[in-house]
Formats: sequence, structure tokens, C1' cells
RNA sequence: GAAGUCGGCCAGGCGAUCGCUGUCACGCAGGUUUUGGCGUGGUGGAGGAAAGUCCGGGCUCCACAGGGCAGGAUGCCGGCUAACGGCCGGACGCCGCGAGGCGAUGGAAAGUGCAACAGAGAGCAGACCGCCAAUGGCCUUGCAACGCGUGCGUUGUCGGGAUCAGGCAAGGGUGAAACGGUGGGGUAAGAGCCCACCGCAGACGUGGCAACACGGCUGGCAUGGUAAACCCCAUCCGGAGCAACACCGAAUAGGCGGACGACGAGGCGGCCCGCUGAGUCCGCGGGUUGGUGGCUAGAGCGGCACGGUAACGUGCCGCCCAGAUGAAUGAUCGCCCACGACAGAACCCGGCUUAACGGCCGACUUCAACU
Repeated sequence: GAAGUCGGCCAGGCGAUCGCUGUCACGCAGGUUUUGGCGUGGUGGAGGAAAGUCCGGGCUCCACAGGGCAGGAUGCCGGCUAACGGCCGGACGCCGCGAGGCGAUGGAAAGUGCAACAGAGAGCAGACCGCCAAUGGCCUUGCAACGCGUGCGUUGUCGGGAUCAGGCAAGGGUGAAACGGUGGGGUAAGAGCCCACCGCAGACGUGGCAACACGGCUGGCAUGGUAAACCCCAUCCGGAGCAACACCGAAUAGGCGGACGACGAGGCGGCCCGCUGAGUCCGCGGGUUGGUGGCUAGAGCGGCACGGUAACGUGCCGCCCAGAUGAAUGAUCGCCCACGACAGAACCCGGCUUAACGGCCGACUUCAACU
């Protein structure tokens, strides 16, 4: 100097004028009360994702709510947390020169299923091309011997060739994948048939809380893949939701019809048992679509110290940072600049995922050059 990896922060700024809204103080009007009205001043006012509604909770109610089945979720080990499918650390596997990144990471020897086509054969399979000719045959030929009709026949513990029965699954082919791999011995030819090393399995030892790693020993030389296929195993799981729920006020038709109900309506996501115990449900029709609380001081934020590899925890100090409800922060002007993307709270919080213009800071890795 270049190219990368990981982590953190910001989210246009400043000034002026007018406007919106919460809260506090003061004043005015109205007034039975009063959500409210007007004015002045102080002070506060959208995010890193507010988004998606995907997980987990706080809170409220069912409700003082038990047991089981079904169903669902997670899936290596350890830790953090209110909890989680999250985060941190580690093990293993894969990718990267590396810093690092990714992982739907329990079980295939409990069982079932699936893998087109090709191929002999796709799981305890199989012979297409091939290899062998030891064993038992058939044919042929060389040599030798014998015989005879002189080129034929017969014989052979001999040699060669081809082939049948048979042997093989090592070589080749098909396929994404072919029933361990490499090398050697052995064999008629071969094969874990035997041996060495690797691989696999088992027990043992060492290190580690553990996942797991290493080491030698023994053994079979064994039966692949797939479980975001069914399944098995381990752990966990009530439901509904702020439009929850509570209260106040007002109005109307405490209306009409029907079904079921102590032989038990209904209640609790489904089913069963149990418990409880009187109304429940359907259709038509009428009234009110008002107000307040819930509603923002929190598993809150910041700083320092200590503990911990870290996530995080503990202690001390400091801070208060939106609560709208047909839905609040907008408009104009001037200057600056990194030229502003994605984008607006609606009970709250911890996560994950998605979108996205740029800028700043820190640590680490690789390459090149110089010293």
C1' cells in the first nucleotide's frame, strides 16, 4: 500500500418563523359534575429494524383445575437466561492459504418403506463381457508303441489346443452408488482364504464435567444409503388474548319463536376419566356504538469495579428517555456536509428473520514492496 474476516457506533446537522401533541405551573371563560375549551411559559415527543407475526415470556381472564391418551415442538456436550427453537463456549463434520464461515449434529444391529433408468445384480444381491480347466467327460493334434488292408485303427500315470459339466466374483462393463481399501502370499483360476497396514466393532487405559480424542490389545475379517420418510429414544408443552380485563354513564322491547337440560345443560384447544353444577344454544327483532382505567419506572438504560475464556452475573453511582385513540413531530427559508437508504410506536419485554444509502471506530488475517 492492497485485498479480506469479525465486532461496535451513527442514522443528515445547525439556525430562524409558523404549526401538532403529552405533562407541569399560572390565568380566563363556562359551570351540578365534567372527558373537555382558550391563552402564556417550562419541559418531553417514533426504529435498528418500530417491519414479519416466526419463537419465548411478563400481565389479564377461563379457574381455586387433577390424571391419561392423542397431538405438537426441540434433538452433539456444557453453560447463560424469566424463558426459548435464542445466546456463549466446546466437540465432530464440511468450506476457506488464513483470520474465519456453515451445519435439520440422537438412533439404520427394533421394525416398515423408498431409490427413475441402466445393469447379471441395488442389501444378507448377482453372472453381461470374461478368467480357470485342478476333478469328471467329449473332440483334436504332436510323440512313442502295437496292429493291419501302408494310411488308417488302437493304446498311453507324456505334451499341446479347444470345449462341456463345473469352479470364480479378483479384472472389465452398467450406474449417483455394486456387499470394505492398498500391497503381498496362496490357488486350476480366484476370494479376508491367509498376512501386513488402513478401515470397522468390542472391552480396557489415559486426558476431559461431557460430547469426544489418543493409545495399545482382542476380534469378525460382519449386513451400504435414506429418518426436513413412517418409526424408536430423550426432554419439554393448558387455552385465549389489551379488540385481554375492570369500572362508570346512557338508552331500549327484563321482546318473539324454537331445541336441549339433575337419566346432568354448560365449563376446561381434541377425546376419555374425574371434578363442578343450572341454565345453555339457534333464529328473528330492538337499544348503545359514550367515557375512564389498563397505558408506561421497566426481567429499564448508562458508567465504574469485581468474578467469569465468553454469554452473563454481583455490587456501587447516576438517569427517566412517546403514550396517540378517524390516530400526535409537519411546512417555509438560509447555511454546512458524509448528499441522507430501508423506513412511523398503539400493552410491554428477550430473541430470530427480512429490507437497507452511506460514514466512523477497534481487533485480526493474507499478499506485495522497502528498511

This is a predicted structure of a 371-nucleotide RNA (Bacterial RNase P class A) from a Pseudomonadota bacterium. The coordinates come from a structure-prediction model, not an experiment, and the mean pLDDT is 79. It was read from a public genome assembly, where an Rfam model found it. NCBI's taxonomy places the organism under Bacteria, Pseudomonadati, Pseudomonadota.